Description:
Small-subunit ribosomal RNA, 5' domain from an uncultured bacterium, 536 nucleotides, folded computationally. It matches the Rfam family "Bacterial small subunit ribosomal RNA". RNAcentral holds the full RNA, with entries from ENA, Greengenes and SILVA.

Context: one part of a larger RNA
RNA sequence: GAUGAACGCUAGCUACAGGCUUAACACAUGCAAGUCGAGGGGUACCAUUUAGGGAGCUUGCUUCCUUUGAUGACGACCGGCGAAUGGGUGAGUAACGCGUAUCCAACCUGCCCCCGGCUGGGGUAUAACCCGUCGAAAGGCGGCCUAAUCCCCCAUGGUGUCUUCUGAGGUCAUCCGAUGAGGACUAAAGGUAUUUUUUUUCCGGCCGGGUGAUGGGGAUGCGUCCGAUUAGCUUGCUGGUGAGGUAACGGCUCACCAGGGCAUCGAUCGGUAGGGGUUCUGAGAGGAAGGUCCCCCACACUGGUACUGAGACACGGACCAGACUCCUACGGGAGGCAGCAGUGAGGAAUAUUGGUCAAUGGGCGCAAGCCUGAACCAGCCAAGUAGCGUGCAGGAUGAAGGCCCUAUGGGUCGUAAUCUGCUUUUAUGUGGGGAUAAAUUCAAUCACGUGUGAUUGUUUGCAGGUACCACAUGAAUAAGGACCGGCUAAUUCCGCGCCAGCAGCCGCGGUAAUACGGAAGGUCCGGGCGUUAUCC
Repeated sequence: GAUGAACGCUAGCUACAGGCUUAACACAUGCAAGUCGAGGGGUACCAUUUAGGGAGCUUGCUUCCUUUGAUGACGACCGGCGAAUGGGUGAGUAACGCGUAUCCAACCUGCCCCCGGCUGGGGUAUAACCCGUCGAAAGGCGGCCUAAUCCCCCAUGGUGUCUUCUGAGGUCAUCCGAUGAGGACUAAAGGUAUUUUUUUUCCGGCCGGGUGAUGGGGAUGCGUCCGAUUAGCUUGCUGGUGAGGUAACGGCUCACCAGGGCAUCGAUCGGUAGGGGUUCUGAGAGGAAGGUCCCCCACACUGGUACUGAGACACGGACCAGACUCCUACGGGAGGCAGCAGUGAGGAAUAUUGGUCAAUGGGCGCAAGCCUGAACCAGCCAAGUAGCGUGCAGGAUGAAGGCCCUAUGGGUCGUAAUCUGCUUUUAUGUGGGGAUAAAUUCAAUCACGUGUGAUUGUUUGCAGGUACCACAUGAAUAAGGACCGGCUAAUUCCGCGCCAGCAGCCGCGGUAAUACGGAAGGUCCGGGCGUUAUCC
């Protein structure tokens, strides 16, 4: 000098940043991933409509009951997309994990962009619902009916894949292979609005290509902590041939063959540890650290496994095993905060069971919109940095009083106070105040020419009646901590008497202690000051 700090004394305000370093310990409760009715069958709830009935009575209104998917909409269900992002943590990992550089003619990529073509015909299932039934529950089981952008079959087949032939050309090669021809296999889905009966609009679907973009996968060079009181290690282990597997290369896996491969330039083993951008220190070289923010990796109660999918071997999915907790009718079940809050425990120690989707961003949707503990805000904490304030000017007979001394005197507290004048940051009160939204939504019109832009109108602000501004009141509401032997800025008196105590080092204290305790005075820093811990 620094810190994600803690402790002691003290504490007025604002802004910005930060806040479990320990038990990857256990978790009550709420929330953190949904959305689409413009894919579908439907209709539990709500509102509307239709029809019937009852009651009241003002005789055409009110109210009640039943009915009606006809409408808005929509619980549950089928289907699609998302849930692999975002958010958390650092246990493991000394490794192509990370960093940097290069390569993939050895690879994949949903949604999005561009290009070409297509979107024909048919079929039977199943959930919901209904009926029955088992169970304490969780949850099943059986039967009947039904829809779709669910599933299946047929057609079409440019292209694609495989295959047979062709074979320009190429170091005339065991080979690579342009072009052309034949064969086999492989697609699709509809909805909406408008008109009105088949047109058009919009949103889609399929095949293939360019592929582009984006995101990923793989390979390699170099770099990447300590220990030799760890010296030998290795059997799919090293290489080859063939096969399997993969998006793809590869002992990745397998069969056979060979006997290799690594190591004192430190293999193997043991310990420790997520890596980097960066941060601290230092003149630099270097040393130390990796909290917040960004990139990468790994993990999601512990261990293992695959399924679905463009993508996972999946934090808020599945299955199995284990430990733990909970429910139970004892037969059997349920759970996973290293998401946001919050609780217990551990600890010197670390915050609210807050508000809003207004903005930014994400998911779904034609859109309106819905969801979003991402995010933006607010709350708590001197835990850090910065800013402001606790007044300013005048004012001496240098008062009283305390303390000190060489003591009828002087020094000091001290321009300090009282007092006079001034100011009002801040505080309190009253009033004003609309940036973040020139964005966004919807409607109309216009322009270009099909989803963009412009104009007009309309709509949207959590923070917040906040920030900020004006006025009024009145010095009014606001100073402490450590130290004073040397290092090291700052000294005297009293008390104690090797006691009580101090102390970072040297050391101080045994009767005049500038070193202990108190006081007065002084020094340093100041909303802080000291102590402890750690790094340079």